Model confidence (mean pLDDT): 86 of 100. Predicted 3D model of a 90-nucleotide RNA (c-di-GMP-I riboswitch aptamer) from a Woeseiaceae bacterium. Rfam family: c-di-GMP-I riboswitch aptamer. About the family: GEMM was predicted in a large-scale screen for bacterial structured RNA regulatory elements. The model forms 95% of the base pairs in the Rfam consensus. It was read from a public genome assembly, where an Rfam model found it.
RNA sequence: ACUGAAAAAUGGCAAAUCCGUCGAAAGGCGGAGACGCAAAGCCACCGGUCUAACGGUCUCAAGCAGAUCUAUGACAGCGGGGUUGCCAGU
Repeated sequence: ACUGAAAAAUGGCAAAUCCGUCGAAAGGCGGAGACGCAAAGCCACCGGUCUAACGGUCUCAAGCAGAUCUAUGACAGCGGGGUUGCCAGU
């Protein structure tokens, strides 16, 4: 530097669900729990997805109402990219 089919070592992370908590929500965090993961470590740069409080537009029976658009919010366990790293092999 490249590779990760099979096997192995030190081990690591933790989906769904449940409880608590923060949040308008998506979702985050802590505990329980393991579906899986060789970067399921980290970074929203590109694409994608989710949410829509605030704001815009529209409707309205005028309501602390309804519809719709929007990321400034989020997902790194959706893909790509960047970056650091364990083991094994070459």